A computed fold for a 381-nucleotide RNA from a Candidatus Cloacimonadota bacterium, annotated as Bacterial RNase P class A. Rfam family: Bacterial RNase P class A. By type it is a ribozyme. The coordinates come from a structure-prediction model, not an experiment, and the mean pLDDT is 79.

[in-house]
RNA sequence: CGGGGAAGCUCAGAUGUCUGCGCUACGUAAGCAGUGAGGAAAGUCCGGACACCACAGGGCGGGAUACUUCCUAACGGGAAGCUGCAGCAAUGCAGAGCCAGCUCCACAGAAACAAACCGCCUCUGAUCAGACAUUGCUAUCGCAGUGGAUUUUCUGGGGCAAGGGUGAAAUGGCGGUGUAAGAGACCACCGGUAUCUCCGGUAACGGAGAUAGCCAGGAAUGCCUUAUCCGGUGCAAUGCCAAAUAGGAAAGCUCAGCGCUGCCCGCGCCAGUAUGCUUUCGGGUAGGCAGCAAGAACCCUGCCGUGAGGCAGGGUCCAGAGGAAUAGACAUCAUCCUGCGAGACAGGAUACAGAAUCCGGCUUAUGCGCUUCCCCGGGUU
Numbered sequence: 001c002g003g004g005g006a007a008g009c010u011c012a013g014a015u016g017u018c019u020g021c022g023c024u025a026c027g028u029a030a031g032c033a034g035u036g037a038g039g040a041a042a043g044u045c046c047g048g049a050c051a052c053c054a055c056a057g058g059g060c061g062g063g064a065u066a067c068u069u070c071c072u073a074a075c076g077g078g079a080a081g082c083u084g085c086a087g088c089a090a091u092g093c094a095g096a097g098c099c100a101g102c103u104c105c106a107c108a109g110a111a112a113c114a115a116a117c118c119g120c121c122u123c124u125g126a127u128c129a130g131a132c133a134u135u136g137c138u139a140u141c142g143c144a145g146u147g148g149a150u151u152u153u154c155u156g157g158g159g160c161a162a163g164g165g166u167g168a169a170a171u172g173g174c175g176g177u178g179u180a181a182g183a184g185a186c187c188a189c190c191g192g193u194a195u196c197u198c199c200g201g202u203a204a205c206g207g208a209g210a211u212a213g214c215c216a217g218g219a220a221u222g223c224c225u226u227a228u229c230c231g232g233u234g235c236a237a238u239g240c241c242a243a244a245u246a247g248g249a250a251a252g253c254u255c256a257g258c259g260c261u262g263c264c265c266g267c268g269c270c271a272g273u274a275u276g277c278u279u280u281c282g283g284g285u286a287g288g289c290a291g292c293a294a295g296a297a298c299c300c301u302g303c304c305g306u307g308a309g310g311c312a313g314g315g316u317c318c319a320g321a322g323g324a325a326u327a328g329a330c331a332u333c334a335u336c337c338u339g340c341g342a343g344a345c346a347g348g349a350u351a352c353a354g355a356a357u358c359c360g361g362c363u364u365a366u367g368c369g370c371u372u373c374c375c376c377g378g379g380u381u
Stems, first nucleotide, its partner, number of pairs: 001377009011367001013333007021036004026031001038352001042363002045361005050234004062230005067081005082095005096225002101223002103219003117164002119160005125154002129150001132147006172190002175187003191215002193212008238290004248281006257269004295317001297316008334350006340343001
C1' cells in the first nucleotide's frame, strides 16, 4: 500500500425571533416561569415485575427448550469454553438421541436395508466338438458302434456381496489365508466405534494404553424417545369517589276504606294497593382520582471475576398525556449531493421513526461520521 475479519463509539442538525400545544409551580385573574420522545419509543417475538381470577396431591394431554459450565429476578437472552464443518489465516456457522419402535429416502437402479441385473462357481437335463480306450468290418487307407477326460451353447435349481453397472448414499480400506466360487469367514496392518484403566479439566471433552471383528447407510427444522421448565387473563389489570335521567328499597304526607257518628267537617286506625309528592338508602353508567413515574434507574470511583456480571461508596432526579401535548414559520450557520461560470456561487437534501403501567433481552428499520485490534499478500528500510 492492497485485500479480508472482529469488536465497539458519538451525534441524531445548531442558534435566534415570532406564533401555538401538554404538564407543573406561582398568581383572584390577565399572565409568567420551568419542563416536554427514542436508539430503536417500532415488531409485540421471548422473559419478568405488578394486579385480579383459579388452584389438596398425582397422572394423561399440550407447549417451549436441547454440547458443557457460568451470569441473571427470569429468559428461548448473554459470557467463557468443547466438538464438528468451512476458510491459507484472522474468524464464521452448527450442536441431545436413528443397535426402543414406526415411517420416509426424488431420479436412476435388480435392490435404499438385511439386496442377485450383468457377472463368478456348482448341480440336473438337452446340445456342439472331442484327445484317448475298446469292439466290429476291410488287404490297406479308412468306416461304423460303445465308453469317455475335456469342451460349446441353452433351460432350470442352488451358492457367492469379490468384479461391472445405477446412485447423493450399496454393508470400512489394503494385502494375504481360505474356497467350487467367494466373503472380517479367518489373519497382519491402517481407519472407525464401543468398553475398561491411567493422566489433565468443575464439566463438555482431550491425551496415552489395553481389549473386542464390534464395522448393517442416511433423515429426528419425520413421528417419536429422554431431560428440564411452563396455571389463566392482562393497566381497557385492579382499587376508591361518584352526577343527571330511568328503575329498585325504606320512611313520612296525601287520597280511598273502617271506627267515633245517621250526614258533613274533624280526629284516630291498620293492612293493602293505587295516585302523587318529599326525604333517605343502595347498585350500575357518564365523569373524576389512584395504579403512574425513586428504580432489578442512571452517572462516577474502587474492589472481585478471563468474561457476562457482582459488591461497596458517592452523586443525580430524567416526559407523564389520557381520543392522548411534544408543533409551525422565517433568518443565519453546519453537513452532504448535484451543477457550472469554480465562488463569501446557485439549486436541492438533512434519515428511520414517534412514549401510553414498567423493566431485561432479541429482531428489524435508519443518516453522517469515528476508533481499536487481528489475519493474508506485496513493497521499502